A computed fold for a 93-nucleotide RNA from Paludibacterium yongneupense DSM 18731, annotated as Glycine riboswitch aptamer. It was read from a public genome assembly, where an Rfam model found it.
[in-house]
RNA sequence: AGCGAUCAUGCAGGAGAGAGCGGCGCGCCAGCGCCGCCGCCGAAGGCGCAAGUGCACCCGCAAUCGCUCAGGCAAAAGGACUGCAUCAUCGGG
Numbered sequence: 001a002g003c004g005a006u007c008a009u010g011c012a013g014g015a016g017a018g019a020g021c022g023g024c025g026c027g028c029c030a031g032c033g034c035c036g037c038c039g040c041c042g043a044a045g046g047c048g049c050a051a052g053u054g055c056a057c058c059c060g061c062a063a064u065c066g067c068u069c070a071g072g073c074a075a076a077a078g079g080a081c082u083g084c085a086u087c088a089u090c091g092g093g
Stems, first nucleotide, its partner, number of pairs: 003091004008086006018038001020037007039073003045069001046067003052061003057093002
């Protein structure tokens, strides 16, 4: 110097599924909040299995798969993840 991985920041993109029903409260009468019931979604987070991966073993990493605890089901917001730029760290025994 290059390659790969990870973190952070900025820019761009970024799905799914009831503006469901009932009760109560607030209200500037547009709506909002809480509780209960039914239906549904997977792409915050969490948990589980694990292909693989550094490197055979130890150790570590590991899916958009599974669960649906949490979250979500107009718009907005959020959003895994992807691309680009910058910065930092690491590539173990």